[in-house]
Context: one part of a larger RNA
RNA sequence: CGUAUAGAGAAUGCCUAGGCUCUCAGAGGCGAUGAAGGACGUGAUAAGCUGCGAUAAGCUACGGGUAUUGGCUAAUACAAAUAGAUCCGUAGAUUUCCGAAUAGGGUAACCUAUUCUGAUGAAGUCAGAAUAUCUUAAUAAACAAUUAAGAUGCAAACCUGGAGAACUGAAACAUCUAAGUAACCAGAGGAAAAUAAAACAAUAGUGAUUCUGUUAGUAGUGGCGAGCGAAAACGGAAUAGCCCAAACUAUUUUAACUUAAAUUUUAAAAUAGGGUAGUAGGACUAAAGUUAAAACUAAAUCAAGAACUUAAAUUAUUUGGAAAAAUAUACUAUAAAAGGUGAUAGUCCUGUCAAGGUAAAUGAUUUAGUUUUUUUUGGUAUCCUGAGUAAAUCGAAACUGGAGAAAUUUUGAUUGAAUUUGCCGGCACCAUCCGGUAAGGCUAAAUACUACUGAGAGACCGAUAGUGUACAAGUACCGUGAGGGAAAGGUGAAAAGUACUCUGAAUAAGAGAGUGAAAAGUUCCUGAAACUAUACGUUU
Repeated sequence: CGUAUAGAGAAUGCCUAGGCUCUCAGAGGCGAUGAAGGACGUGAUAAGCUGCGAUAAGCUACGGGUAUUGGCUAAUACAAAUAGAUCCGUAGAUUUCCGAAUAGGGUAACCUAUUCUGAUGAAGUCAGAAUAUCUUAAUAAACAAUUAAGAUGCAAACCUGGAGAACUGAAACAUCUAAGUAACCAGAGGAAAAUAAAACAAUAGUGAUUCUGUUAGUAGUGGCGAGCGAAAACGGAAUAGCCCAAACUAUUUUAACUUAAAUUUUAAAAUAGGGUAGUAGGACUAAAGUUAAAACUAAAUCAAGAACUUAAAUUAUUUGGAAAAAUAUACUAUAAAAGGUGAUAGUCCUGUCAAGGUAAAUGAUUUAGUUUUUUUUGGUAUCCUGAGUAAAUCGAAACUGGAGAAAUUUUGAUUGAAUUUGCCGGCACCAUCCGGUAAGGCUAAAUACUACUGAGAGACCGAUAGUGUACAAGUACCGUGAGGGAAAGGUGAAAAGUACUCUGAAUAAGAGAGUGAAAAGUUCCUGAAACUAUACGUUU
């Protein structure tokens, strides 16, 4: 070096109990009636996981269901169950201690109280209840107290607001970019935000908001660098509109004035009516008198809705360890989806299809009651129509717009109008023309997201992959701590998991024997290579 036989090792193949990415539905919250998350307990029984809470792998009621049952978890012991258990569904009861933690304290799961009630008869002890802070309202009258209600904390993303970087790009860098992004703070909802023209447009018109395709990488902006970047309009999704303030009226209370007194007048506040728009509208005044709708409560009916029920071969022969295979002959099908069963099963099992079934929540309709909203015409003298507001100046920000010729929107500072014959806008400004009616508020749908539940899908992974985790995984282990963070799947159809004998000091190991289709023998499917040993051969 070669060949052979073994060992060692764990690649490869096959498998999947777990992941990954989506779709359609549901749900979109839980919490002082004590959450999320834990500690400690709890079993006939070491630990761990799961369940549960001193009623502790459970208690009660109702419904379903039917022969076994006491979780993962075998064995042993002891029990339960056809007087219907276990199990499944729904609704209740119990629910230690910590934790917002809330009687006070504290090094979380511990310590220590006060008041009232009770055991009871003093002290002591024990048991039960109450005792946190803030906000609002009422009582009260002030600092405080009582009563009632609410809030506090947790949770994946989505949303709104506040405040707000840098790396980076510009091939350096300062305006600029990254970016109003990240991280941070506050708050809300199942969505949020926005929303009913002081809007767009252009001589024609549209008619709240939101999302979307185009417009368009266009108009524009920009050390006119890097880059940034609209809108109208057109096509779709979805559609829904409303309420106050004020004028005026009434009532009540308070204050002032007046009066001999009753009272009168004025002012303010509260409550109720009234009223809400641009073709201006409303109050006021004069007439007319009507239509429709919504919400809530109760009852009835219908629908919906949990567990659960429901088709057809266990036919023959052959091979085999085993039939679901092959051959032959039948049957079901609104069910030939899928999984399991000793190989590949429509007819064996679980299911599937189509129906049935039923408590509560829930929805619809009808009836009854209550409450609320809504209408028309003429007149136009007077009154009302959101003020430290609009606008301006200085300084910033938002828009495609970096101060520019710079409108529009927002605002810190200083100022500061008009009142319908009014006011604002149409990209400096002025006129004409056109559009609208600011300085109060509410509003579903189309849109965004998925910690969570159910059903399903994949030219996604298949154990160095796929989640970090297919296994007692956020475990073991590391770190003072914040935090970091693994490895580890496969006997067989069934344990049938090798009785018994021998060698041996042996409960080691081996040789027989036995099980099994096969040793596949617990480090167990397959079992490559590196590496090791032995035997033989060749060779310096």

Large-subunit ribosomal RNA, domain I from a metagenome, 540 nucleotides, folded computationally. The RNAcentral record of the full RNA draws on SILVA.